Model confidence (mean pLDDT): 76 of 100. A computed fold for a 383-nucleotide RNA from a Chitinophagaceae bacterium, annotated as Bacterial RNase P class A. It matches the Rfam family "Bacterial RNase P class A". It is annotated as a ribozyme.

[in-house]
RNA sequence: UCCAUCAGCCGGGUCAUCGCUCUCCGUAAAAGGGGUGAGGAAAGUCCGGACAGCAAAGAGCAACACACCGGUUAACAGCCGGUCCCUCCAUAGCCUUGGCGAAGGAGGGAAGAAAGUGCCACAGAAAAUGACUACCCUCCAUAGCCUUGGCUUUGGAGGGAAAAGGUGAAAACGUGAGGUAAGAGCUCACGGGUUUUGAUAGUGAUAUCAUUACCGGGUAAACCUUGUGUGCUGUAAUGCCACGUAAAUCAACGCCUGAGGGUGGCUCGCCCGAUGUUGAUGGGUAGGCAGCCAGAUCGUAACAGUAAUGUUGCGGCCAGAUAAAUGAUGAUCGCUCCCGGUUCCCGGGAGAACAGGAUCCGGCUUACAGGCUGAUGGUAUUU
Repeated sequence: UCCAUCAGCCGGGUCAUCGCUCUCCGUAAAAGGGGUGAGGAAAGUCCGGACAGCAAAGAGCAACACACCGGUUAACAGCCGGUCCCUCCAUAGCCUUGGCGAAGGAGGGAAGAAAGUGCCACAGAAAAUGACUACCCUCCAUAGCCUUGGCUUUGGAGGGAAAAGGUGAAAACGUGAGGUAAGAGCUCACGGGUUUUGAUAGUGAUAUCAUUACCGGGUAAACCUUGUGUGCUGUAAUGCCACGUAAAUCAACGCCUGAGGGUGGCUCGCCCGAUGUUGAUGGGUAGGCAGCCAGAUCGUAACAGUAAUGUUGCGGCCAGAUAAAUGAUGAUCGCUCCCGGUUCCCGGGAGAACAGGAUCCGGCUUACAGGCUGAUGGUAUUU
């Protein structure tokens, strides 16, 4: 220098004209003038909160979510740091030269499979009550040999056996020795793994050492068990003002011994309930205010902390529309690309993404032209 990955950041500036939202000044009303006006994701609505209502907002069941440890926070399935395991990349190095691979980096996972039930494609005898081939024993039949009660061949039946073969992603701890009819953790030595107890280090997950009992395949985003948490509905919530109507008609049920409802999956409890509830017909309204933007706020500095984050000081005010404003044109500067020239520059032309508020905030995820910075690794060259 180039390439790859990861992390963070930027996402055009200024001026003029016309137009729009909100707001201030101004006016009888206008005219006119000043200020203000989208994002890093405003998006998806996936998680967590604030706030509001559900007539008092409660109990149990069910359902759902989460699950190594510590920290952070208003809260979280987020974030930060750490422990263990697996996979990938890969430096030094090693060897059998295409593999292994200390350190390092990236990604994924971690309550329980030793409570119980279920399931495990294809292949395979068998996927957990493992016997297909081969191995060994007994009995029966058969054929042969000889020293006549033994040996051998073949076949059948019954049994033993997880050592060998073969299948598979995975086959019942590994290697060796003893042992046996043949075998087997059956026994022993070494090694591996799980578990009990203890010591040491650590807040803890855990690590190291000793010790005890063992050798039990996987799957919990299968049911399930354990622990923790969650009431439900969302700003079209909700409160209020104004205007208008019919306290209309009919039907059903009910009137305190309770119709019906709150009650969002069920039960109980609690509450409302007679100017009642439900249905049909008919009548009225189609406006406004609050919620609604000064806040877990933004910028900056110092301090605490490995960090996430927090505290304090100083400074700032940063959209509030309601069918929904935030736009268009031109000039110029900056950036990228192309062409040409008089080449430390000049001229001409072209291009610039994803997208767009609707109660607010913290995260996550997804989309994004072009550019900047940093870290790690590779590659080649120069010093």